[in-house]
RNA sequence: GAUAGAGGCGCGUGUCCUUAUGAGAAGCCGCGGAGCAGGCAAGUCCGCGGGGGGAAAGGAAGGCACGCCGAAGGGGACGAUCCAGCCUGUAACGUUCGUUUCCUGGGGUGCGGGAGAAUAUCCCGCGCACUGUCGCGAGGUUCGGUCUCCGAGCCCCACGGAGAGCUAUC
Numbered sequence: 001g002a003u004a005g006a007g008g009c010g011c012g013u014g015u016c017c018u019u020a021u022g023a024g025a026a027g028c029c030g031c032g033g034a035g036c037a038g039g040c041a042a043g044u045c046c047g048c049g050g051g052g053g054g055a056a057a058g059g060a061a062g063g064c065a066c067g068c069c070g071a072a073g074g075g076g077a078c079g080a081u082c083c084a085g086c087c088u089g090u091a092a093c094g095u096u097c098g099u100u101u102c103c104u105g106g107g108g109u110g111c112g113g114g115a116g117a118a119u120a121u122c123c124c125g126c127g128c129a130c131u132g133u134c135g136c137g138a139g140g141u142u143c144g145g146u147c148u149c150c151g152a153g154c155c156c157c158a159c160g161g162a163g164a165g166c167u168a169u170c
Stems, first nucleotide, its partner, number of pairs: 001170005008069001010068005016063004028050007035090006072104009082094001105131002108128008133161003137157001139155007
């Protein structure tokens, strides 16, 4: 360097299925409002009130399928891309994507912060044990040797490291 492989509540994707949530909320009517500059109020969205009725999207969990084991996630920089209720103009600290760089072995959990309708879930920080792996040191055991000793395999304890790692083959 190449190929293959391991970690486990392991990771990602899906336009599929199920479930709860969304919600006893929306539609209808009235009023008000919708980045920035100017204008407008039909439809769209948001808020408040009234009546009545009972959804959906988005987000999530489980299943299934597929791809995987820097899987992937997050931060920064650069570039591209798209847009607002409508019209004219205009933008990112917004959307989606790409390149590059930095951080994180893995999942769990507590606290704090952020996103979120949320007590779901996700992201970030700190802590806590757990776990895989390698290194170093001690112990046990089996085997081998040139046998006061040394080496190899397995088990176990302690400490330490990080995926730029670990194992196998070439």
Molecule: Lysine riboswitch aptamer
Organism: sheep gut metagenome